[in-house]
Context: one part of a larger RNA
RNA sequence: CUGGGCGUAAAGCGCGCGUAGGCGGACUGUUAAGUCGGGGGUGAAAUCCCGGGGCUCAACCCCGGAACUGCCUCCGAUACUCCCAGUCUAGAGUUCGAGAGAGGUGAGUGGAAUUCCGAGUGUAGAGGUGAAAUUCGUAGAUAUUCGGAGGAACACCAGUGGCGAAGGCGGCUCACUGGCUCGAUACUGACGCUGAGGUGCGAAAGUGUGGGGAGCAAACAGGAUUAGAUACCCUGGUAGUCCACACCGUAAACGAUGAAUGCCAGUCGUCGGGUAGUAUACUGCUCGGUGACACACCUAACGGAUUAAGCAUUCCGCCUGGGGAGUACGGUCGCAAGAUUAAAACUC
Repeated sequence: CUGGGCGUAAAGCGCGCGUAGGCGGACUGUUAAGUCGGGGGUGAAAUCCCGGGGCUCAACCCCGGAACUGCCUCCGAUACUCCCAGUCUAGAGUUCGAGAGAGGUGAGUGGAAUUCCGAGUGUAGAGGUGAAAUUCGUAGAUAUUCGGAGGAACACCAGUGGCGAAGGCGGCUCACUGGCUCGAUACUGACGCUGAGGUGCGAAAGUGUGGGGAGCAAACAGGAUUAGAUACCCUGGUAGUCCACACCGUAAACGAUGAAUGCCAGUCGUCGGGUAGUAUACUGCUCGGUGACACACCUAACGGAUUAAGCAUUCCGCCUGGGGAGUACGGUCGCAAGAUUAAAACUC
């Protein structure tokens, strides 16, 4: 390479948008590039293969045949693919009418709680633990009542509930704004799928500048525990956590399962629509999500099973024994931390 694979054995890029490329619905016609059939030319010799012959045999040599799977050209075929022309509506999209939602951004606002400050009541303890101590407190703590300040997070509702491509999103109100679902008619007429490069988004931690700082809390200090205790437990506590702007670009970024389309038994929940049965309740049908169980089938098994890991097609990514190593070197990116791309010797 061919092949075989990628839920858990090695292997799905964290997720979008999208360039090139690859692939692509139904019908008719043209052409004949791919494709198929036939003819001609060429495909040097030697070699290889087959048959025969010569050296005593063999290697070797000689003769004949076949082959040289290729290229060029001519004639023909037209199912499929391509090109071109025309038509269509089942894919895709537009329009109209409804609907659900923690989707996003900005501004405003509310109550509970913690902490701190002021004042009142009040007196000797309070904290904390397995037990203690460090710690706080007669300069009046803890407890309790009232007032004030400030920051962060939003109990109940809350739900294998919802929304988002993923990361993620949860008090309330307003403004702006993205996507989705259902129903209906009309319109466009394949406008589609995937996507190497590219580009954007991307938890937490971390970085830069300027703010903010209640609680929590790496580092750090002290008290315990212990043989020791650079820990687990306790008392403190700084970065950070929060905001604005700019970087970083990684995660068990997980469903450890790439995207799209079609097909293949069911049953029971749940969310959002539509519709029929006089019906906000019940039943049936239907579309779209989200779950549980389970048949065929698949799987090494576990398990998966119309939300497939089933049966197929298209496109992309990735894997190829363990260690060395996601490391070195080089390149690119970054302020840095580092990220990304990515070996070999050696060894089992």

Notes
Predicted 3D model of a 348-nucleotide part of an RNA (small-subunit ribosomal RNA, central domain) from an uncultured prokaryote. Its mean pLDDT, the model's own confidence on a scale to 100, is 89. Rfam family: Bacterial small subunit ribosomal RNA. The RNAcentral record of the full RNA draws on ENA.